[in-house]
This is a predicted structure of a 77-nucleotide RNA (transfer RNA) from a Verrucomicrobiota bacterium. Its mean pLDDT, the model's own confidence on a scale to 100, is 80. Its Rfam family is "tRNA". About the family: Transfer RNA (tRNA) molecules are approximately 80 nucleotides in length. Its family is annotated with triplet codon-amino acid adaptor activity in the Gene Ontology. The same sequence occurs in records of 3 taxa.
Order: sequence, then C1' cells, then structure tokens
RNA sequence: GGGCGCGUAGUUCAGUUGGCUAGAACGCGCGGAUCACACCCGCGAGGUCACAGGUUCGAGUCCUGUCGCGCCCACCA
Repeated sequence: GGGCGCGUAGUUCAGUUGGCUAGAACGCGCGGAUCACACCCGCGAGGUCACAGGUUCGAGUCCUGUCGCGCCCACCA
C1' cells in the first nucleotide's frame, strides 16, 4: 500500500430483506423481603447506534469518505 470483518447502554451482545416509541442479560440506583447480608421480587436511570456527508417521505439498517480494532496479502534500498 491492497482486501475482508467489526464499531449499538458501564460490560457482553441482539436488532438483516429501511417503517411508528432502540432492546436483552449482567452491572448501577431506589424500594420490598431479611435481625442483617447475599439470593429473590418490583420500579428506575443510563444511548448523538464510532465520526462526517449522501440517498429516501423515512436510515442502527443502503451508499461514500474518515478514524479505531482484528485478520489476510503485498512491498522493504
């Protein structure tokens, strides 16, 4: 330098033929329960869907560029 894949909540991920409000588990906070703690039950907070553009009535999803991570190939005077 070229190719491929990935980037969504604090963490691990789902979301796919674009369609109303973006979700789960764990973690976190509050409450219940307990003599108390854990387990358990209920409620809640937490997201610019890596960033910037484009297409569209509508984009996490499609297109382009950039950045980061991983893998493969090539080059090395």